[in-house]
């Protein structure tokens, strides 16, 4: 150098062109309780790694770059 996988709220994923970008943990309020955990409820909190094509219409196709991880050598 090559082949493969992957980058989506703080962490761990899901999303296979179109409904608001969800889900689990977590973190804030409030509720329960003598109190804490547990548990109920509601809230914040992302512009999808970057940049450019396709396209009405792209987290999702396409290129190129950047990084993480494995395989070969």
């Nucleotide at each position: 150098c090559g082949c493969g996988g992957g980058g989506u709220g703080g962490a761990g994923c899901a999303g296979c062109g179109g409904u608001u970008a969800g889900c689990u943990c977590g973190g804030a309020u409030g509720g329960c309780u003598c109190a804490u955990a547990a548990c109920c409820a509601u809230c914040a909190g992302g512009u999808c790694g970057c940049a450019a094509g396709u396209u009405c219409a792209a987290a999702u196709c396409u290129u190129g770059c950047c990084c993480c991880c494995g395989c070969a050598a």
This is a predicted structure of a 73-nucleotide RNA (transfer RNA) from a Candidatus Saccharimonadota bacterium. The organism belongs to Candidatus Saccharimonadota, within Bacteria. The coordinates come from a structure-prediction model, not an experiment, and the mean pLDDT is 82. Its Rfam family is "tRNA". About the family: Transfer RNA (tRNA) molecules are approximately 80 nucleotides in length. It is annotated as a transfer RNA. The sequence was found in a public genome assembly.